[in-house]
Predicted 3D model of a 90-nucleotide RNA (Glycine riboswitch aptamer) from Alkalibaculum sporogenes. The model forms 87% of the base pairs in the Rfam consensus. Its Rfam family is "Glycine riboswitch aptamer". Rfam describes the family as follows. This family represents the bacterial glycine riboswitch. The prediction has a mean pLDDT of 79.
Order: sequence, then C1' cells, then structure tokens
RNA sequence: CAGGGCUCUGGAGAGACUUUUAAUAGCACCGAAGGGGAUAAAACCUUAAACACUAAGGCCAAAACUCUCAGGUAAAAGGACAGAGAAAUA
Repeated sequence: CAGGGCUCUGGAGAGACUUUUAAUAGCACCGAAGGGGAUAAAACCUUAAACACUAAGGCCAAAACUCUCAGGUAAAAGGACAGAGAAAUA
C1' cells in the first nucleotide's frame, strides 16, 4: 500500500394490493445484502505452413450481464457501491 472489519455521510427499484387477529394464503412486481449461472476480451495451448502473419479449435474467466433461491415492493430497518475518519494485523 492492498484486503477485511469499525464509525459517520450519501445511497436505487418494485402493490400502505386482496385475505388473515396475527403468523399466513393468493396474485402481480423489483434487483444493489447474500447466493447461483454461463459467456466476453486479453493471455496460454493445439492444428494448418519452417517462423511470422492469418484461420480454426480448446482451456481459463468476470461484472452493475443474467437467474430470481434468498431478500425486498408506505415509513422504519436493510442496502451493492462511493466519500471521509480512527485503529489493528500478516
């Protein structure tokens, strides 16, 4: 320095829907806790020609992409991410 926590600040989307005393049950929705999925570029490997160039195939591989399991659809809470701050550690 990076990373992981802590404190403060900002922080989106979608029904205060029907039902139930409530939990719930039903339908309709959202994606930014968490979780899952494949695919992309570069690199690498193989084949074709001696090499380079080129072409094809293979391999690895993310995300704010995608799935909606979880979570969420008034406020509150939460919230990826960003900024600031004070410490600790390999």